Predicted 3D model of RNase P RNA and transfer RNA as a complex of 465 nucleotides. Rfam match: Bacterial RNase P class A. Rfam's curators write: Ribonuclease P (RNase P) is a ubiquitous endoribonuclease, found in archaea, bacteria and eukarya as well as chloroplasts and mitochondria. By type it is a ribozyme. Model confidence (mean pLDDT): 78 of 100.
């Protein structure tokens, strides 16, 4: 330089002006108004895909269904998340070795069920389609064909053919016998373990698939801030109490009108009742009850909090000690605009190169209860580490 | 804000490991008729929403992302 792979930082910045949500202060019954050296999105707030706080409902224990998880050790409040190791495959050039990168849903297939098309003889109780062959019968002069019977090395199917390579061996042949190698079994060291690793004994049993069913281990109640409390218009419900107007008022009244009855008297006076109905009740008015609608507070945002230095751990991440205070709306604010400096890019102009000026462009995206995680989208910069080395 | 469930041909669905992506309507072309429809015959047309995994093999199992629709005050 480039590609990849991992860490990490910013998410242009001052400044005017006009607005926005919250806070405080003033000012006001109140709504709001003015004010302010005050605060105001993100790494993903996103997808809602794990974990968990938190509520509320359930709930005596346990088992059964369902559901998730699954080599080993540690981390953490928890975790399908991170560390860190073990083992397998894949890649770095064609082999080997050594070393690096990557990817793993990585318990269990000798409990048990089930699947494995097509093609091949045979797909799990193995099999024999080409092949290979002594001895026996059968034809033939013979070469040499067929029966029997043996065998699975070589061909061929297939993804996968019943341990692999090489030597003897045999008629052909095979763990049939040896050596390496892989498998089991037992056992010793080494490690907390997964597991490496030596020895020893077995001719070798047990093909794959569990992101089919199952089986073994752990782990799990539902529902989710539209969870839930707490105030309470308005209506509906019920329970008591009142019933013309007006003026006044110390909220007990009081005064005058109107209405209608009764008396006295002759157009005056005085008393007495005052919603409709004979009643039951019906209307209107008030005041309380219980639930509880609109709507207001609440949960709300200080927490498994950030940053910084020490320590102790390979590392995740603990632990002391110090400091900061960092959005709280409720259909939803966190913006528009101007100028001026700054980074990359593009076009164009001046200018021999360098440089200048001028226009334009600058990711993915928007808190809604609140954390740890994953994944997804995405611009620009650092830093680091692999794309390697040996030998044929 | 939470929840559920779909995604296959130009429309509506089947297929749920395996010889294979199919079935009605649709399009097209032929036959019947004088002519249409109606019947028949032929025949057309798919990255199964994308990508990655599991497995010899994926539409189909699993994971992640994309879209649509549905319910809950």
């Nucleotide at each position: 330089u480039g590609g990849c792979g991992u860490g990490g930082a910013c998410a242009g910045g001052c400044g005017g002006c006009c607005g926005c949500c919250g806070g405080c202060g003033u000012u006001g019954c109140a709504a709001g108004a003015c004010g302010c050296a005050c605060g105001g999105a993100g790494g993903a707030a996103a997808g809602u895909c794990c974990g968990a706080a938190c509520a509320c409902g359930a709930c005596a224990g346990g088992a059964c269904a369902c559901g998730g998880u699954g080599a080993c050790g540690g981390g953490c409040a928890a975790c399908a998340c991170c560390c860190g190791c073990c083992g397998a495959c894949u890649c770095c050039g064609g082999u080997c070795g050594u070393g690096g990168a990557g990817u793993c849903a990585g318990g269990g297939a000798a409990a048990g069920u089930g699947c494995c098309a097509c093609a091949g003889a045979a797909a799990a109780c193995a099999c024999a389609c080409c092949g290979c062959g002594a001895a026996g019968g059968g034809c033939g002069c013979a070469a040499g064909c067929c029966c029997c019977c043996g065998c699975a090395a070589g061909g061929g199917u297939g993804a996968a053919a019943a341990g692999g390579u090489g030597c003897g061996g045999u008629a052909a042949g095979a763990g049939c016998g040896c050596a390496c190698c892989g498998c089991c079994c037992g056992g010793g060291u080494g490690g907390c373990g997964a597991c490496a690793u030596c020895c020893g004994g077995g001719g070798c049993a047990g093909g794959g698939c569990a992101a089919a069913c199952c089986c073994c281990a752990c782990c799990g109640c539902g529902u989710g801030c539209a969870a839930g409390c707490g105030c309470a218009a308005g209506c509906a419900g019920u329970u008591c109490c009142c019933g013309g107007g007006c003026g006044u008022u110390u909220c007990g009244g009081c005064g005058c009108c109107g209405g209608u009855c009764c008396c006295g008297g002759u157009c005056c006076g005085g008393g007495g009742c005052u919603u409709c109905g004979c009643a039951a009740g019906a209307c209107g008015g008030g005041a309380g009850c219980g639930g509880g609608u609109c709507g207001c507070g609440u949960g709300c945002u200080u927490c498994a909090g950030g940053c910084g230095u020490c320590c102790g751990g390979c590392a995740a991440c603990g632990g002391a000690c110090g400091u900061c205070g960092c959005a709280g709306a409720g259909a939803a604010a966190u913006g528009g605009u101007c100028g001026c400096c700054g980074c990359g890019g593009g076009c164009u102009c001046c200018g021999a190169u360098c440089g200048g000026g001028g226009c334009u462009c600058g990711a993915c995206a928007g808190a809604a209860u609140u954390c740890g995680g994953c994944u997804u989208a995405c611009g620009u910069c650092c830093a680091c580490g692999c794309c390697a080395c040996g030998a044929c | 804000g939470g929840g559920a469930g779909c995604g296959u041909a130009g429309c509506u669905c089947a297929g749920u490991g395996g010889u294979c992506a199919g079935a009605g309507c649709g399009g097209g072309g032929g036959a019947c008729u004088c002519a249409u429809a109606a019947u028949c015959c032929c025949u057309u047309g798919g990255u199964c929403g994308c990508a990655g995994g599991u497995u010899c093999g994926a539409a189909u199992c699993c994971u992640g992302c994309c879209g649509c629709u549905c319910c809950c005050a």